Transfer RNA from a bacterium, 73 nucleotides, folded computationally. The prediction has a mean pLDDT of 81. Rfam family: tRNA. Rfam classes the family as a transfer RNA.
């Protein structure tokens, strides 16, 4: 160099191959305990790597970068 694969919450992943993001864990609050853990409940947490592009409409499609990983020479 040339390839394929990945980049969403603080973390470890989804989102049916275009209709606008969710779970678990953690975190905060409350119930409950003398108190703490644990349980149950409700909370906030997101310019979806970065920017253009295509659409009425992008996590998803196209392009260009940026970065982890694996493969070829």
């Nucleotide at each position: 160099g040339c390839c394929u694969c990945g980049g969403u919450a603080g973390c470890u992943c989804a989102a049916u191959u275009g209709g606008a993001a969710g779970a678990g864990c953690a975190a905060g609050u409350g119930u409950u305990u003398u108190g703490u853990a644990a349980a149950c409940a409700c909370u906030a947490g997101g310019u979806u790597g970065a920017g253009a592009g295509u659409u009425c409409g992008a996590a998803u499609c196209u392009c260009u970068c940026c970065u982890g990983a694996g493969g070829c020479u």